This is a predicted structure of a 338-nucleotide part of an RNA (large-subunit ribosomal RNA, domain IV) from a Candidatus Pacearchaeota archaeon.
[in-house]
Context: one part of a larger RNA
RNA sequence: UCUAGUUAAGGGAAUUCGGCAACAUUGGCCCUUUAGCUUCGGUAGAAGGGGUGUCUAUAUUUGUGUUUUUAGAAAUGGAAAUGCAUUUGUAGAUCUCAGUAACAAGGAUGGUUCGACUGUUUAUCAAAAACGUAGCCGAUUGCUAAUCUGAAAAGACUUGUAUAAUCGGUGAAACCUGCCCAGUGGUGGUGCUUAAAACUGUGUUUCAACGCGGCUAAGACCCAUCAAACGGCGGGCCUAAUUCCUGAGGCUCUUAAGGUAGCGUAAUACCUUGUCGCCUGAAUGACGACUUGCAUGAAUGGUUUAACGAAAUUGUCACUGUCCCUAACUAGAAUCUU
Numbered sequence: 001u002c003u004a005g006u007u008a009a010g011g012g013a014a015u016u017c018g019g020c021a022a023c024a025u026u027g028g029c030c031c032u033u034u035a036g037c038u039u040c041g042g043u044a045g046a047a048g049g050g051g052u053g054u055c056u057a058u059a060u061u062u063g064u065g066u067u068u069u070u071a072g073a074a075a076u077g078g079a080a081a082u083g084c085a086u087u088u089g090u091a092g093a094u095c096u097c098a099g100u101a102a103c104a105a106g107g108a109u110g111g112u113u114c115g116a117c118u119g120u121u122u123a124u125c126a127a128a129a130a131c132g133u134a135g136c137c138g139a140u141u142g143c144u145a146a147u148c149u150g151a152a153a154a155g156a157c158u159u160g161u162a163u164a165a166u167c168g169g170u171g172a173a174a175c176c177u178g179c180c181c182a183g184u185g186g187u188g189g190u191g192c193u194u195a196a197a198a199c200u201g202u203g204u205u206u207c208a209a210c211g212c213g214g215c216u217a218a219g220a221c222c223c224a225u226c227a228a229a230c231g232g233c234g235g236g237c238c239u240a241a242u243u244c245c246u247g248a249g250g251c252u253c254u255u256a257a258g259g260u261a262g263c264g265u266a267a268u269a270c271c272u273u274g275u276c277g278c279c280u281g282a283a284u285g286a287c288g289a290c291u292u293g294c295a296u297g298a299a300u301g302g303u304u305u306a307a308c309g310a311a312a313u314u315g316u317c318a319c320u321g322u323c324c325c326u327a328a329c330u331a332g333a334a335u336c337u338u
Base pairs, nucleotide, nucleotide: 001333002332003331004330005329006328007327008326010324011323014322019319028052029051030050031049032048036043037042039172053094054093055092056091057090058089059088062085063084064083065082066081067080068079069078070077071076095099107317108316109315110314111313112312113311114309115308119131120130135170136169137168138167139166140165141164147156148155149154174303175302176301178233179232180231183230184229185226186225187224188223189222191221193220194219199214200213201212202211203210234253235252236251237250238249262296263293274290275289276288277287279285
């Protein structure tokens, strides 16, 4: 000096990106008492407060033995006293710094984000907000089903049958889910058109090759429909109620339609440390608002939400060698000397 530990007066997060680390705090059992929120189940062991050893006395619970007594003809039942064991309480006494005296054994709580939850995952740097989930929605499929495996026979789904199976999206519940079918894609159509070979008719004196005409499937075209299909959801000018401000309103260009309800400086906001309030001695932080949002927005789900989380972020109490500020000790390692 390092590794693993132990203990520290006074202060108590001043440390640090951040209470990282630290059995530092809390802890078992009994009693009491429990806010706000809530899907009325919970949250909850919320939080908070008190008790806990031993001895004596006394009351009491249960089991069992003995004795006495009583009802009854008996069987059997009731009552009292007492021994031992046992349960719970009350009172008094007593010892220690300390009575769940060792071991064992939650620190608590407030706000916000994300995900509903239990669950799953990168064996060996990521456990999460990722995946899954119940629920919701769409599509295919009538059974010799659709889908999947196989060259095929055949097999899985299934000895199942639309309350089923398969595929896709979303992701509990609550309140909701706006407008657009122009593009891409799906579906439907006794649609005029287009449309190959084969077939058919025909021509070149015959055959063949070839030429020309007719018919026609799918497809294309056309028409319709579908956005919880892929996706998309504007600009300019003017103007009022008091001067100003704002822009209900008007005009105009343009689109398939011009972003509705919500939420909003956000896990999304460039400008940005936005502005205001609030927490602090002080905050690029947190929270609450405002908000024309560079570039939010509705199952590519939107907004809330009790419970839950080794998730993220920010406060408070308690507690402490994280620090002020270091010190001593225990066990081991390295180095040096021998």
It matches the Rfam family "Archaeal large subunit ribosomal RNA". Its family is annotated with ribosome and structural constituent of ribosome in the Gene Ontology. The RNAcentral record of the full RNA draws on ENA.